[in-house]
Context: one part of a larger RNA
């Protein structure tokens, strides 16, 4: 390179938006660039191939033919692709109506729990464990009651539920913002799909910055008590960064459905949240979701199976034995931590 692959064997980018590029619905004309056909020119000779001939044969050589799959010009064809004109509505979008949700941002409010403080009652223990001890406590703890303050998280509802592009999102309420579904078929008339580079998000956790704020709980580090041969651990008592907020970075996760996006097609059964229609309380149709089981088919198998890993198409990303190694060097990014791109020697 051809070919083959990417749920679990190597391999889907963390997610989206989107320029270039690639690909692209139906009808009907024009052009004839691609495409196809004819003709002409050219395609040096040698080489290659075929036939015959010459050296005793062969290599070698000669003669003839074919070939030189190409390029140019010209005359035609017009199905497909392309360019262009006109038209269409089913793809896409808009409008109007309906409806849904823990979708987002900012504010206000609430109760339980926890901790602390003050007061009261009350007296000798409390706490913790496998058992203990460290620790707290007659300067009155633990427990009980009242009041106050603080910060963080929102029991029940709660679900195999719902929403969001992903990360993710849950007390109640207000304001603002975004999105989807369904119905009508009024409007536009292919306006679409995908997307290297690029840009946004990434509020999982952790980490960094600000002489920032806050600090209840939990808790790396650290200290002490145990355990043990040791115990730089598991267990216990404490406890600082951090955990929370604001602004700015970081840009990584088993960022997982370990399954890229879009479109079309391909048996059934059943559950569930939302809308619409008809009917009227018992069922049933339809649309876009979320689940379970199963047929064909697929698969190495496990399994997948209209939410495909089936049948096809388009575009992007990625893989090519294990280790060395996601390392070194260089580039780019970052305050740093580090991230990203990413080898080789050697070895099995």
């Nucleotide at each position: 390179u051809u070919g083959g692959g990417u749920u679990u064997a190597a391999a889907g980018g963390g997610u989206g938006c989107g320029c270039a590029g690639g690909c692209g619905g139906a009808a009907u004309g024009a052009u004839a660039a691609g495409u196809c056909a004819g003709u002409g020119g050219u395609g040096a000779a040698a080489u290659c191939c075929u036939a015959c001939a010459g050296c005793u044969u062969a290599a070698c050589u000669g003669u003839a033919g074919a070939a030189c799959u190409g390029c140019c010009a010209u005359u035609g064809a017009u199905a497909c692709u392309a360019u262009u004109g006109u038209u269409c509505u089913u793809g896409a979008g808009u409008a109007c109506a309906u409806u849904u949700g823990a979708a987002g941002u900012g504010g206000g409010c609430g109760g339980a729990a926890u901790g602390u403080g003050u007061c009261a009652u009350g007296u000798a223990g409390c706490g913790g464990u496998g058992a203990a001890a460290u620790g707290c406590u007659u300067a009155g703890a633990u427990a009980u009651g009242a009041c106050a303050c603080a910060g963080a998280a929102c029991a029940c509802c709660g679900a195999u539920c719902g929403c969001g592009a992903a990360g993710g999102c849950a007390g109640c309420u207000c304001a603002c913002u975004a999105a989807g579904u369904u119905g009508u078929a009024a409007c536009u008339g292919a306006c679409g799909c995908u997307c290297a580079u690029g840009c946004c998000c990434g509020a999982a956790a952790a980490g960094c910055g600000u002489g920032g704020g806050g600090g209840a709980u939990c808790a790396a580090a650290c200290a002490g008590g145990a355990u043990u041969a040791a115990a730089u651990a598991c267990c216990c008592u404490g406890g600082u960064a951090g955990u929370c907020c604001a602004c700015g970075c970081c840009g990584u996760a088993a960022a997982c459905g370990a399954u890229g996006a879009u479109u079309a097609c391909u048996c059934g059964a059943u559950g569930u949240g939302g809308g619409c229609g008809a009917u009227a309380c018992a069922c049933u149709g339809u649309c876009a979701g979320c689940g379970u089981c199963u047929a064909a088919g697929c698969g190495a198998a496990a399994g997948c199976a209209u939410u495909a890993a089936g049948u096809a198409a388009u575009c992007c990303a990625c893989c090519u034995g294990g280790g060395g190694a996601g390392u070194a060097c260089g580039g780019c990014c970052g305050c740093a931590a580090g991230g990203u791109u990413g080898a080789a020697a050697c070895u099995c």

RNAcentral holds the full RNA, with entries from ENA, Greengenes and SILVA. A computed fold for a 348-nucleotide part of an RNA from an uncultured Sphingobacteriia bacterium, annotated as small-subunit ribosomal RNA, central domain. Rfam family: Bacterial small subunit ribosomal RNA. Its family is annotated with structural constituent of ribosome and ribosome in the Gene Ontology.